[in-house]
Context: one part of a larger RNA
RNA sequence: CUGGGCUUAAAGGGUGCGUAGGCUGUCCGGUAAGUUGGGUGUGAAAGCCCUCGGCUCAACCGAGGAAUUGCGCCCAAAAACUGCCGGACUUGAGGGAGACAGAGGUAAGCGGAACUUAGGGUGGAGCGGUGAAAUGCGUUGAUAUCCUAAGGAACACCAGUGGCGAAGGCGGCUUACUGGGUCUCUUCUGACGCUGAGGCACGAAAGCUAGGGUAGCGAAGAGGAUUAGAUACCCUCGUAGUCCUAGCCGUAAACGAUGAGCACUGGAUCGAAGGGUCCUCCAUAGCCUUUCGGUCGUAGCGAAAGUGUUAAGUGCUCCGCCUGGGGAGUAUGGUCGCAAGGCUGAAACUC
Numbered sequence: 001c002u003g004g005g006c007u008u009a010a011a012g013g014g015u016g017c018g019u020a021g022g023c024u025g026u027c028c029g030g031u032a033a034g035u036u037g038g039g040u041g042u043g044a045a046a047g048c049c050c051u052c053g054g055c056u057c058a059a060c061c062g063a064g065g066a067a068u069u070g071c072g073c074c075c076a077a078a079a080a081c082u083g084c085c086g087g088a089c090u091u092g093a094g095g096g097a098g099a100c101a102g103a104g105g106u107a108a109g110c111g112g113a114a115c116u117u118a119g120g121g122u123g124g125a126g127c128g129g130u131g132a133a134a135u136g137c138g139u140u141g142a143u144a145u146c147c148u149a150a151g152g153a154a155c156a157c158c159a160g161u162g163g164c165g166a167a168g169g170c171g172g173c174u175u176a177c178u179g180g181g182u183c184u185c186u187u188c189u190g191a192c193g194c195u196g197a198g199g200c201a202c203g204a205a206a207g208c209u210a211g212g213g214u215a216g217c218g219a220a221g222a223g224g225a226u227u228a229g230a231u232a233c234c235c236u237c238g239u240a241g242u243c244c245u246a247g248c249c250g251u252a253a254a255c256g257a258u259g260a261g262c263a264c265u266g267g268a269u270c271g272a273a274g275g276g277u278c279c280u281c282c283a284u285a286g287c288c289u290u291u292c293g294g295u296c297g298u299a300g301c302g303a304a305a306g307u308g309u310u311a312a313g314u315g316c317u318c319c320g321c322c323u324g325g326g327g328a329g330u331a332u333g334g335u336c337g338c339a340a341g342g343c344u345g346a347a348a349c350u351c
Stems, first nucleotide, its partner, number of pairs: 004322003007305002012319001014202004021195003025089007033082002035078002037075006049065006092192001093189003096185005104178007111155001115151008126137002163170002207248006216242002221237004259318006267296011300307002324351003333344004
């Protein structure tokens, strides 16, 4: 170097955009760099290999050949493929027009239920909590119930293996701004494409900085129980936090544990968003078709579980990653961060 892999055995980057690079549709013409042919020079000798010869044989030695699969130059070419140059095309890609669905995003405003607190009314002894209790609250009137007010957070039903988003994620209502997608027409451009080392951006929760806010919940903490003990599970409280604004952090079982794109390969069924069509007209159903989300399953694949047009099937292109367990995601260096720590990332030793 070739060869093997990555759902669950080690292994898909958390996700996107995109630089370099790699790869790249159909047709025509040209060129001749790659490619192919010929010639020539070089590719030291020895060795290896073949043939012959010399020591009685052999080892050893001598001679000749072959090989040295490579590189340079030249000639005459060849023109299928790759490259390059020029021209053309529309199916890939994108734009346009007309429709459509949606918790996609950002900001502002509004709403009701519940909860807690405060004030007031009724009422008068318990409430609360548990396996059972106790701590706790309550005659300074609790719990319960009604009225009023305030506050913060979350949005029951609708709600659905329903929808949207690249992922993280997104759910009351209205408005404004805004991203993406699907379908139809086949109107325009004419390969403008795919992937993507570095890079940049986004990225749950927790955590950090500054300022606010704090109803409920609730790490830490306190108390009550349980227990041999109980730094827990259960109960009563309760601080950070959870919420908002601005900034940082950059990690997750960031999971479909399954990278992205394209093409091909039996079906059945359910759901979502469109379009078309038959039945004399209209509508529904039916049928056809495009896209998306599921379930079952043929062939195939797979160690099996399973997967199976949303592939883990059959192929191509590009990227990332793996190479026994522990040591260890540790040490060290570098780099990023306010810190916590992140990224990169060994070895000795041991089995």